A computed fold for a 75-nucleotide RNA from a Syntrophomonadaceae bacterium, annotated as transfer RNA.
RNA sequence: GCCGAUGUGGCUCAGUGGUAGAGCAAUUGAUUCGUAAUCAAUAGGUCGGCGGUUCGAAUCCGCCCAUCGGCUCCA
Numbered sequence: 001g002c003c004g005a006u007g008u009g010g011c012u013c014a015g016u017g018g019u020a021g022a023g024c025a026a027u028u029g030a031u032u033c034g035u036a037a038u039c040a041a042u043a044g045g046u047c048g049g050c051g052g053u054u055c056g057a058a059u060c061c062g063c064c065c066a067u068c069g070g071c072u073c074c075a
Base pairs, nucleotide, nucleotide: 001071002070003069004068005067006066007065010024011023012022013021018055026042027041028040029039030038048064049063050062051061052060
């Protein structure tokens, strides 16, 4: 330098055009003499960034950034 993959709550991931979910973790409550476990509830992200397409974009397109992998190393 070229090609590809990935980027979504604190963590691991789902969601592939119709106003973003799960598990774990956190908080609160119930239960217990108390802790753990269990059960219930609550809070937390506008989706890596900037544009474009669309009535509507996490999702499609372009560029950029970050991480990972492969190839190349020449004018």
Overview
The organism belongs to Syntrophomonadaceae, within Bacteria.